[in-house]
RNA sequence: CCGCUCUCGCGGGAGAGACUCCGCCGGAUUCCGGGAUGCCGGGAACGGCGGGGCGCCGAAGGCGCAACCGCCCCGGAAACGCUCAGGCCAAAGGACCGCGACGGCAUG
Numbered sequence: 001c002c003g004c005u006c007u008c009g010c011g012g013g014a015g016a017g018a019c020u021c022c023g024c025c026g027g028a029u030u031c032c033g034g035g036a037u038g039c040c041g042g043g044a045a046c047g048g049c050g051g052g053g054c055g056c057c058g059a060a061g062g063c064g065c066a067a068c069c070g071c072c073c074c075g076g077a078a079a080c081g082c083u084c085a086g087g088c089c090a091a092a093g094g095a096c097c098g099c100g101a102c103g104g105c106a107u108g
Stems, first nucleotide, its partner, number of pairs: 003105003007101006017054001019053008030043005055088003061084001062082003068076003
């Protein structure tokens, strides 16, 4: 100096229902109905949170097969497959890619 790699930082980074039902809160110091007063009853769109149903996605993770690699036994192994988990406005996350930093491989 080059390469590989752990961690960290920065940048990029896809897919799939803003589906539907229920509950609570807000909306509502408001609107509607009744009423002599007090009062009683009912209430939308939309938003938030939670739970259920069906549908769907796969690039956190997990699992499976395998080209292939090593090989005594037997192991390793995908962007393929499954969808447990996760996700389906945004946000967050995100395999992977690029750049950078401290280390390690390495008395190489």
Predicted 3D model of a 108-nucleotide RNA (Glycine riboswitch aptamer) from a Maricaulaceae bacterium. The organism belongs to Maricaulaceae, within Bacteria. The coordinates come from a structure-prediction model, not an experiment, and the mean pLDDT is 78. It was read from a public genome assembly, where an Rfam model found it.